A computed fold for a 107-nucleotide RNA from Flavobacterium sp. AG291, annotated as SAM riboswitch aptamer (S box leader). The RNAcentral record of the sequence draws on Rfam. Rfam family: SAM riboswitch aptamer (S box leader). Rfam describes the family as follows. The SAM riboswitch is found upstream of a number of genes which code for proteins involved in methionine or cysteine biosynthesis in Gram-positive bacteria. The SAM riboswitch acts at the level of transcription termination control. The predicted structure consists of a complex stem-loop region followed by a single stem loop terminator region. Taxonomically the source falls in Flavobacterium (Bacteria, Pseudomonadati, Flavobacteriales, Flavobacteriaceae). The coordinates come from a structure-prediction model, not an experiment, and the mean pLDDT is 85.
RNA sequence: AUGUUAUCACGAAAGGCAGAGGGAAUAGACCCGAUGAAGCCUUAGCAACCCUUUAUCUGUAAAGAAGGUGCUAAAUUCUACCAAGCUACCGCGCGGAUAGAUAACAC
Numbered sequence: 001a002u003g004u005u006a007u008c009a010c011g012a013a014a015g016g017c018a019g020a021g022g023g024a025a026u027a028g029a030c031c032c033g034a035u036g037a038a039g040c041c042u043u044a045g046c047a048a049c050c051c052u053u054u055a056u057c058u059g060u061a062a063a064g065a066a067g068g069u070g071c072u073a074a075a076u077u078c079u080a081c082c083a084a085g086c087u088a089c090c091g092c093g094c095g096g097a098u099a100g101a102u103a104a105c106a107c
Stems, first nucleotide, its partner, number of pairs: 002106007013043005021032003026080004044072003049068002051064005076099001081096002085092002
């Protein structure tokens, strides 16, 4: 990098260095940012994918948090393609797809 599966409206920030951008990409919208963006480091926290223990109908359930990841503005910030339904026919839009993120496994 690619593939498979699962999840993605919950949750959880302070400090130091740094110094102008950032919210994945394209477009639009809307936000965050010198009362300090990105990035790096430290500490803390959240969660429970892997993991541990117990039970088990072997599907899973409950509890836990030492370790491996991940995460700690806004729904994956929202929209884009299809579309139930509604409509005063301008539009609104449940839901799904695509794309993306994370984990485990495979190659």